A computed fold for a 97-nucleotide RNA from Roseateles puraquae, annotated as c-di-GMP-I riboswitch aptamer.
RNA sequence: CCACCCUGAGGGCAAACCCGUCGAAAGGCGGGGACGCAAAGCUUCCGGCCUACCGCGCGCUGCAACCGCAGCCCGCCAUGGCAGCGGGGCCGCCAAG
Numbered sequence: 001c002c003a004c005c006c007u008g009a010g011g012g013c014a015a016a017c018c019c020g021u022c023g024a025a026a027g028g029c030g031g032g033g034a035c036g037c038a039a040a041g042c043u044u045c046c047g048g049c050c051u052a053c054c055g056c057g058c059g060c061u062g063c064a065a066c067c068g069c070a071g072c073c074c075g076c077c078a079u080g081g082c083a084g085c086g087g088g089g090c091c092g093c094c095a096a097g
Base pairs, nucleotide, nucleotide: 006097012037013036017032018031019030020029021028022027035084041090042089043088045087046086047085048082049081050080055076056075057074059072060071061070062069063068
């Protein structure tokens, strides 16, 4: 001087929950608060997961009685979301003993 392991110091972030706020929701943001995290820093490129306003479709009810319209329920649907689900990419503190 370099690499690895163990272990420190200074610190950093902030789950659930509560309040406020945006949103149809998932969820985001701010404040409080700490379950935890050596990348729980940034980034949706890949996989996965979450939500379904609008839209499409089945059924039911009512109106109409030609077309169709409205309401309810269910299913499908991401261009919405989760970086604290995993992978990838980028950046990155200290290392006394």
It matches the Rfam family "c-di-GMP-I riboswitch aptamer". Gene Ontology term of the family: cyclic-di-GMP binding. The sequence is in RNAcentral, with records from Rfam.